[in-house]
A computed fold for a 72-nucleotide RNA from Schistocerca cancellata, annotated as transfer RNA. It matches the Rfam family "tRNA". It is annotated as a transfer RNA. Rfam's curators write: Transfer RNA (tRNA) molecules are approximately 80 nucleotides in length.
RNA sequence: GCAGUCGUGGCCGAGUGGUUAAGGCGUCUGACUCGAACUCUGGGAGCGUAGGUUCGAAUCCUACCGGCUGCG
Numbered sequence: 001g002c003a004g005u006c007g008u009g010g011c012c013g014a015g016u017g018g019u020u021a022a023g024g025c026g027u028c029u030g031a032c033u034c035g036a037a038c039u040c041u042g043g044g045a046g047c048g049u050a051g052g053u054u055c056g057a058a059u060c061c062u063a064c065c066g067g068c069u070g071c072g
Base pairs, nucleotide, nucleotide: 001071002070003069004068005067006066007065010025011024012023018055027043028042030040031039048064049063050062051061052060
C1' cells in the first nucleotide's frame, strides 16, 4: 500500500429497514437487616465520526477514524 472483518451504556453482548435498542455484570434508589452481605423493587446511562439513500436507518451506500486478520 491492497483486501477482508469488526466498532452498540462503565464492561460483556443480542438486534441485519418499521418507532419501547434484548439480556447479563456493574452503578444509583428503595425494601429486608442492629448494620452489612444475599435476595427482591424501581431508575439513569449506548448505536465510532460525517454525509447519502428511504416515508422510515443501529441495520443499506460512500468517505474518514480506530482495532484485528491476510497478502505485498

Model confidence (mean pLDDT): 82 of 100. RNAcentral holds the sequence, with entries from Ensembl Metazoa.